[in-house]
Context: one part of a larger RNA
RNA sequence: GAUUGAACGCUGGCGGCAGGCCUAACACAUGCAAGUCGAGCGGUAGCAGGCCCUUCGGGGUGCUGACGAGCGGCGGACGGGUGAGUAACGCGUGGGAAUCUACCCUUUAGUGGGGGAUAACCUGGGGAAACCCAGGCUAAUACCGCAUAAGUCCUAUGGGAGAAAGCGGGGGAUCUUCGGACCUCGCGCUGAAGGAUGAGCCCGCGUCAGAUUAGCUAGUUGGUAGGGUAAGGGCCUACCAAGGCGACGAUCUGUAACUGGUCUGAGAGGAUGAUCAGUCACACCGGAACUGAGACACGGUCCGGACUCCUACGGGAGGCAGCAGUGGGGAAUCUUGGACAAUGGGGGCAACCCUGAUCCAGCAAUGCCGCGUGUGUGAAGAAGGCCUGCGGGUUGUAAAGCACUUUCAGCAGGGAGGAAAAGCUUAAGCUUAAUACGCUUGAGUCUUGACGUUACCUGCAGAAGAAGCACCGGCUAACUCCGUGCCAGCAGCCGCGGUAAUACGGAGGGUGCAAGCGUUAAUC
Numbered sequence: 001g002a003u004u005g006a007a008c009g010c011u012g013g014c015g016g017c018a019g020g021c022c023u024a025a026c027a028c029a030u031g032c033a034a035g036u037c038g039a040g041c042g043g044u045a046g047c048a049g050g051c052c053c054u055u056c057g058g059g060g061u062g063c064u065g066a067c068g069a070g071c072g073g074c075g076g077a078c079g080g081g082u083g084a085g086u087a088a089c090g091c092g093u094g095g096g097a098a099u100c101u102a103c104c105c106u107u108u109a110g111u112g113g114g115g116g117a118u119a120a121c122c123u124g125g126g127g128a129a130a131c132c133c134a135g136g137c138u139a140a141u142a143c144c145g146c147a148u149a150a151g152u153c154c155u156a157u158g159g160g161a162g163a164a165a166g167c168g169g170g171g172g173a174u175c176u177u178c179g180g181a182c183c184u185c186g187c188g189c190u191g192a193a194g195g196a197u198g199a200g201c202c203c204g205c206g207u208c209a210g211a212u213u214a215g216c217u218a219g220u221u222g223g224u225a226g227g228g229u230a231a232g233g234g235c236c237u238a239c240c241a242a243g244g245c246g247a248c249g250a251u252c253u254g255u256a257a258c259u260g261g262u263c264u265g266a267g268a269g270g271a272u273g274a275u276c277a278g279u280c281a282c283a284c285c286g287g288a289a290c291u292g293a294g295a296c297a298c299g300g301u302c303c304g305g306a307c308u309c310c311u312a313c314g315g316g317a318g319g320c321a322g323c324a325g326u327g328g329g330g331a332a333u334c335u336u337g338g339a340c341a342a343u344g345g346g347g348g349c350a351a352c353c354c355u356g357a358u359c360c361a362g363c364a365a366u367g368c369c370g371c372g373u374g375u376g377u378g379a380a381g382a383a384g385g386c387c388u389g390c391g392g393g394u395u396g397u398a399a400a401g402c403a404c405u406u407u408c409a410g411c412a413g414g415g416a417g418g419a420a421a422a423g424c425u426u427a428a429g430c431u432u433a434a435u436a437c438g439c440u441u442g443a444g445u446c447u448u449g450a451c452g453u454u455a456c457c458u459g460c461a462g463a464a465g466a467a468g469c470a471c472c473g474g475c476u477a478a479c480u481c482c483g484u485g486c487c488a489g490c491a492g493c494c495g496c497g498g499u500a501a502u503a504c505g506g507a508g509g510g511u512g513c514a515a516g517c518g519u520u521a522a523u524c
Base pairs, nucleotide, nucleotide: 001524002523003522004521006520007519008518009517010516013371014370015369016368017367018366020363021329026327027326028325030324031323032322035074036073037072040071041070043067044066047065048064049063050061051060052059053058081282082281083280090207091206092205093204094203095202096201099199100198104195105194106193107192108191109190110189111188112146114144115143121136122135123134124133125132126131152161153160154159166187167186168185169184170183171182174181175180208254209253210252215245216244217243220242221241222240223239224238225237226236227235257279258278259277260276261272262271263270264269284305285304286303287302288301307318308317309316310315335361337360338359339358343357344355345354346353347352374404375403376402377401384395385394386393387392408465410460411459412458413457414456418451423445424444425443426442427441428440429439430438468513469512470511471510472509473494474493475492479508480507481506482505483504489496490495
C1' cells in the first nucleotide's frame, strides 16, 4: 500500500447492489418448513345445496357440490441446513469394467378369466394417557392363483420358469337384465429392447505438519471352493500357503471437509476456502435394519445412552446443523414479516392444492458504487475569535447583503416492465364410423402482481431538512499562543515532559480523508 463475513470509539443525509453466529455440531418455548390425488376404492364426520317428513324445536336421505378419517398410488432419498467427523479413492484430474436406474423419450408385444382377505364402519373390552385387543360386515389401480409369452430369464439342446388394472370423455348402428356390452379417444397397467438422466465400483497422478513417532500388520497378503451383492473384490466363511507395507517416511500423533475460486503480488509464490457453484460427510450421541427404483433415511422405524417434558407411578412423549425466534457463549452477526405474482419442485387429466425452495420487504454505514448537504456575486476586507513588534496580521469572499437554482428528502398527481400461460369461443390439420371427445397450430376474448405509496415522469414550496473524523517533532502533508513543570500525560519507531514544550492538555489556525474517519485484529 492492498484486502476483510470484521469488531471498537466518535459521527451520521439519500439511493442502488451485495453480504450479515467466524464463538457453544450448546440447550431450545411458540408458529410455520411435504404433501397431493374422489378421473384407484369403500364411503359421508363436518360445511353448502336439493328432496322427503315435521309436533315448526327439528329429523331423515350421499342425491349433488365437495370432503374429515381410512384403504390405495406417487412424493417424503429432491429442495433447505451445518462442517462435527474424515489425511481418505474423501476431494481434484484423467482413465476403466463387472453394474443398477422410479418418473421421461423412442420402438415393440400384450392388457383374458377367477379367488380369498382386510382397514374404514358396527359391537364388546383394556388403559390416566399414548394407544391396544377380540368378534362381525365391506371395496379397490391393495393381495393371490389360473390362462397366454413375441421378446426375457434358467438349463445346455431335451426342456423349464415367469405378467398385467383399471379409470375417465364422447358416440351412430347392433345387442341389452336398461346397469351396460360394443366402438373410439385420453390417462394408466404388464413384458422386452434402446436412449437420456442419476447412481454404485476400480485404477494412474496430485492433496498439511511432526522422526523429540522406526518399525507396522493376523482376514493380515495371496490362492482354492462356497456364500453374498445390482455389480468386481477377504466383502464374508472354510481350507491351504506365508505373505503384505516401510527413510521415495509405513505406523503413530497433531491439525483440517475438498475443489472451482478468493486475497495479495510485476510474476514466481504466499495466505485462504464466508457468500455463489460442484463433490463429500453429518442430522441429540452410538448402533441396526425395514420399506423402496433409490436411504441404512434432518422434520421415518427399532434398540441402547444422556437430557427435557407428561403421568393416575403401571407407562408414555420429544429432537431447529430447515425459516423466523429464545436463553447461553462471545469483541461480534438481523424480522417470531409478505406472497406463491415470477422461476423451480411434489401431487393431480385439469381446475387447483402444497412449497420459510424461491421472489420480495424489514433491521444494522457491514462493504462497494453513485448523489447531496447549494450556485453566482459580494471589501465597509463588518463584528467576534486568535496572534501581535500595537503599526497591524489572520480567520476571510468566509459571513451578512443581493441575484439565482431545487438534485435528494417532503407533499400531491400520473404511471411502465417483470404476464407468459391456464380457462372460454372459434378456424385449419391429425385421429375417428363420426361434424362428439381428444391432440397440434393460429385467431379472438376474459382475467391473474407479493414487491407497491414500484421504477420513471409531472407539479408544489423553500436554501429551505443534511459534516464529521483523524492528524499537524522527524519518518509524513500541516504552527502559533496559553496551561502544566520528568507531574499530569503522549508514543508505530526514534523518542517528548525536570518553567519560554511546533511532541502532554486546551484554544486559534492549518493538513488529509469524507458519510464517513480513526483504532485494533488478520493476510499478502
The part of an RNA shown here (small-subunit ribosomal RNA, 5' domain) has 524 nucleotides and comes from an uncultured bacterium.
Model confidence (mean pLDDT): 88 of 100.
The RNAcentral record of the full RNA draws on ENA, Greengenes and SILVA.
Its Rfam family is "Bacterial small subunit ribosomal RNA". Rfam links the family to the GO terms structural constituent of ribosome and ribosome.